[in-house]
RNA sequence: ACCGAGAAGGGCAAACCGACCGCGAGGUCGGGGCGCAAAGCCACGGGCCCCUAGCGGGUAGCCGGGUUACCGAAG
Numbered sequence: 001a002c003c004g005a006g007a008a009g010g011g012c013a014a015a016c017c018g019a020c021c022g023c024g025a026g027g028u029c030g031g032g033g034c035g036c037a038a039a040g041c042c043a044c045g046g047g048c049c050c051c052u053a054g055c056g057g058g059u060a061g062c063c064g065g066g067u068u069a070c071c072g073a074a075g
Stems, first nucleotide, its partner, number of pairs: 002075001003072002011036002016031006034061001040067003044064003047059004
């Protein structure tokens, strides 16, 4: 450095419910906990989704890519 343990200490939080924002996809906060080793961050490429159809928008928990980071068994 790769890698990721029936490791330790922690972290995040799907569906669903409540409140609020948005035409919408969806987002934020609280509850919740299916899962996650980058499920931290970034719409660069592809995918999917939205409508006011454009020099538009959403999704980073769809994949690839970029970037930053805790821990340390085996290999």
A computed fold for a 75-nucleotide RNA from a Planctomycetaceae bacterium, annotated as c-di-GMP-I-GGC riboswitch aptamer. It was read from a public genome assembly, where an Rfam model found it. The prediction has a mean pLDDT of 90.